The prediction has a mean pLDDT of 82. The RNA shown here (SAM riboswitch aptamer (S box leader)) has 107 nucleotides. Rfam family: SAM riboswitch aptamer (S box leader). Its family is annotated with regulation of gene expression in the Gene Ontology. It was read from a public genome assembly, where an Rfam model found it.
[in-house]
RNA sequence: UUGUUAUCACGAAAGCCCGAGGGAAUAGACCCGAUGAAAGCUUAGCAACCCUACACUGUAGAAGGUGCUACAUUCUAGUUUAAAGUAAAUUUAAGCAAAGAUAACCA
Numbered sequence: 001u002u003g004u005u006a007u008c009a010c011g012a013a014a015g016c017c018c019g020a021g022g023g024a025a026u027a028g029a030c031c032c033g034a035u036g037a038a039a040g041c042u043u044a045g046c047a048a049c050c051c052u053a054c055a056c057u058g059u060a061g062a063a064g065g066u067g068c069u070a071c072a073u074u075c076u077a078g079u080u081u082a083a084a085g086u087a088a089a090u091u092u093a094a095g096c097a098a099a100g101a102u103a104a105c106c107a
Base pairs, nucleotide, nucleotide: 001107003105004104005103006102007101008100013043014042015041016040021032022031023030026077027076028075029074044069045068046067048066049065050064051061052060053059054058073099078096079095080094081093082092083091084090
């Protein structure tokens, strides 16, 4: 790096520095940003996995290793079902999938 498995509607901030972008990719939308973006450093916090315990496929604990700390993974785009619509288009809701992120593991 690729792959497998699990989780992703809860949770959690500031300072310094820097100087224009950012929210994964493509397209559309919407939002954040000179009242200072992204990146970097420091401290603080949260608790997904690894960890520990138990009444054991869950509950609880801790914060050591990663991780994370605007908006549901910001939303939609692929598909299934239901409702609305005479029908179609379309809209709403729920699920599955794809892609992504994180962790653990295998090679």